[in-house]
RNA sequence: AGCUCAUCAAGAGCGGCUGAGGGAAUAGGCCCUAUGAAGCCCGGCAACCUGCGUAAUGCAACGGUGCUAACUCCUACAGGUAUUACCUGAAAGAUGAGGA
Repeated sequence: AGCUCAUCAAGAGCGGCUGAGGGAAUAGGCCCUAUGAAGCCCGGCAACCUGCGUAAUGCAACGGUGCUAACUCCUACAGGUAUUACCUGAAAGAUGAGGA
C1' cells in the first nucleotide's frame, strides 16, 4: 500500500514561536485567515484501544494512537422533495482495532 469491522450532527485556548496561506483528491460553490493561515510546542477533548463498571447508558485520562472552525463545510452517483447544496442511501475520505 491493500483487506475486514466500527464510528464520523457532540466535545476541545482572544496561550507561546513563526509569518501566508488553509478547508483530503479533481471540479463547482461557500467559508476561515495580519483581530494571525499552515506548521511546531504547551494546554485541552475523549473517537477507538487500555483501566473500572453496567442489562444498556457510563466513569477515568496513567498508557497507545487520534482529534482540537463551519454535519466528513456543501455538491458533483442514485432516489425523493416544497426544485433549494433540503432529506435518504451509496461512493470517496478520516480515525481506531484486527488479520495477513
Molecule: SAM riboswitch aptamer (S box leader)